A computed fold for a 390-nucleotide RNA from a Planctomycetales bacterium, annotated as Bacterial RNase P class A. It matches the Rfam family "Bacterial RNase P class A". Gene Ontology terms of the family: dimeric ribonuclease P complex, ribonuclease P activity and tRNA processing.
């Protein structure tokens, strides 16, 4: 100073007027309780404060919190998939590992810096894989090579053509993305890891490393292809429903009708066993806990309420400063501070002026910690742009 990759900040600013919602104090007022003093309430003025996002959006993951007697154990369902760590917990974030691939003027060897990675298992089983090709899974003989045999012609004969058959055969060639290890050698009637060297290949002891893994003496003639983001099969996880969860307060809730196990023993009685029924919203089985055997329960027609009030905005907070571990994501310790919307048919708008980066995507509904996707431009950092040969 350029490119290429990564990470982080801001999300128009600033004045005025006039209009919103929530809160704080002062003043008035309706009503309650109270001996008062004050407290509580509904209304209404003055005055100060706050009031949308990096994604508030997808509803994709994981929670916190509620309620389901208990969340106990199984089965199904569902979900995750290299290793370590971290978190409350994740399928996230950090680092490593593998395999694949980018830069780095040309080649070739290093080496550094990226980037993808749905990354266990195909020797548990099941199913799939089009054409063309004989044959596409321990498959196969189409054209071909060869032993032998009929037959027919040529040849004095050895013996050649040529066609037909049992039988070897996959070295050649073809058809394909792939044809079932490759090159040379030696062997064979003619071949073939049939043997032999190198190469690939399985298996590998011993080292290193917490771990996935790296590295690898040495062994074996040695080869069932791709896919599991099909089913499965292995290892881990995970009870289930959710803010319209669910609590509280008022006021209201005529009536009915069908179904139902209806035992046994102890005991003067209460009672207790035991056996059978029913319940426990949100798969089922077992336990478990409760009710009932003069009635638990369960089902149906109708009928009253859907009014308020909590929950709801103080957390697994936010922002800083010192130190300590730790590659690092983060953890730990000490100090100060800060209240950052709580709407409820759903508030932050409108007008005018001034600067410049000329403003995109785009609006909270119980809350957090995260992933995808959208998108206008400032600003500010790292990291690579290498080394030996030719």
């Nucleotide at each position: 100073c350029a490119a290429c990759g990564c990470c982080g900040u801001c999300a128009g600013a600033c004045g005025a007027c006039c209009g919103c919602g929530g809160u704080u104090g002062c003043c008035a007022u309706c009503g309650u309780c109270g001996c008062a003093a004050g407290a509580u309430c509904u209304u209404g003025g003055c005055a100060g404060g706050c009031g949308a996002g990096g994604a508030a959006a997808g509803u994709c993951c994981g929670g916190g919190c509620u309620c389901c007697g208990u969340a106990g154990g199984g089965u199904g369902c569902g979900g995750u998939g290299g290793c370590u760590g971290u978190c409350a917990a994740a399928u996230g974030c950090a680092g490593c590992c593998g395999u694949c691939u980018u830069c780095u003027g040309u080649g070739a060897u290093g080496a550094g810096a990226g980037g993808a990675u749905a990354g266990g298992g195909a020797u548990a089983g099941u199913a799939c894989a089009a054409c063309a090709g004989a044959a596409a899974g321990u498959a196969u003989a189409c054209c071909g090579c060869c032993u032998c045999g009929g037959c027919g012609g040529c040849g004095c004969a050895a013996g050649c053509c040529g066609u037909c058959g049992c039988g070897g055969u996959a070295a050649g060639g073809g058809u394909g993305a792939a044809a079932u290890g490759g090159u040379g050698g030696a062997g064979u009637a003619a071949g073939a890891g049939c043997c032999c060297a190198c190469c690939g290949g399985g298996c590998g002891a011993g080292c290193c490393g917490c771990g996935a893994g790296g590295u690898g003496a040495g062994c074996c003639g040695c080869a069932u292809u791709g896919a599991a983001a099909a089913c499965c099969c292995c290892a881990c996880c995970g009870g289930g429903a959710g803010c319209a969860a669910g609590c509280c307060c008022a006021g209201a809730u005529g009536u009915c009708c069908g179904g139902g196990a209806u035992g046994c023993g102890c005991g003067c009685a209460a009672g207790c066993g035991c056996c059978g029924g029913g319940u426990g919203c949100g798969a089922c089985c077992c336990g478990c806990a409760c009710c009932c055997g003069a009635g638990a329960c369960c089902g149906g027609c109708g009928a009253a309420u859907c009014g308020g009030g909590c929950g709801c905005u103080a957390g697994a907070g936010c922002a800083c400063u010192g130190g300590c571990g730790g590659c690092a994501a983060c953890g730990c310790c000490a100090g100060a501070g800060c209240g950052a919307a709580g709407a409820g048919a759903a508030a932050u708008g409108g007008u005018c002026g001034u600067c410049c980066a000329c403003g995109a995507c785009a609006g909270g509904a119980c809350c957090c910690g995260g992933c995808u996707u959208a998108u206008c431009g400032a600003c500010g950092g790292c990291c690579u742009u290498c080394a030996u040969c030719a």